[in-house]
RNA sequence: AUAUGAAGAAGAGGCCGCGGUUAACAAUCAGUAAGGGAUUCCCCGAAAGGUGUUGCCGCCGAAAUACAAGCUAUUGGGGCCAACGUUGAAUAAACUUGGCACUGUCAAACAAAGCCGCCCAGCUUUGUUUGGUGCGCUUCUCAUAUU
Numbered sequence: 001a002u003a004u005g006a007a008g009a010a011g012a013g014g015c016c017g018c019g020g021u022u023a024a025c026a027a028u029c030a031g032u033a034a035g036g037g038a039u040u041c042c043c044c045g046a047a048a049g050g051u052g053u054u055g056c057c058g059c060c061g062a063a064a065u066a067c068a069a070g071c072u073a074u075u076g077g078g079g080c081c082a083a084c085g086u087u088g089a090a091u092a093a094a095c096u097u098g099g100c101a102c103u104g105u106c107a108a109a110c111a112a113a114g115c116c117g118c119c120c121a122g123c124u125u126u127g128u129u130u131g132g133u134g135c136g137c138u139u140c141u142c143a144u145a146u147u
Stems, first nucleotide, its partner, number of pairs: 001146005007141005014060001017059005023054004035043003063075004067070001076103002079100005085095002104133012
C1' cells in the first nucleotide's frame, strides 16, 4: 500500500428525513350530539378520534407494511398524479398498486480541470449517460493475509 472481516467507533442524505409526546395554538368535526322551550319549529351549543404548525424528546431500518408472528420478508428517501379498497364526518390523513420527475449513494463509460518536471499511466474534483440500492455508503481503528 492492497484485499478480506457476522469486528468496533463516529458520521452523511433532507429546507416536509423517521418516529414519539399532547405541551400550546389552529382548521375540520358542526351549527352535529346533548340540553331547554314549543310541536316538526325556535334557543343554546360541545367533545373524542383523526389533521396541520410550533416546541420538546429519541434517532438515520430511523421507520412503515405484510403474515407464517420472528432476531421472517419487502422498502435508499421524500414529493406529485391516478386507481382500488380499508378506515373515517371528510374530497383530509394513513395503507396497497402503478406512473412521473427530483434527490442521496455506489459501479461503469465519456469529457473537462487540477496534482505529478514532460508524455503515458495513476489520483482528486466537476459534469453527462446507464445500471444497482440500506445487512448499503463515507472516515478512522482493530484482526488476518499478500506485496

A computed fold for a 147-nucleotide RNA from Trichococcus palustris, annotated as Lysine riboswitch aptamer. The model forms 97% of the base pairs in the Rfam consensus. The sequence is in RNAcentral, with records from Rfam. The organism belongs to Trichococcus, within Bacteria. The coordinates come from a structure-prediction model, not an experiment, and the mean pLDDT is 76.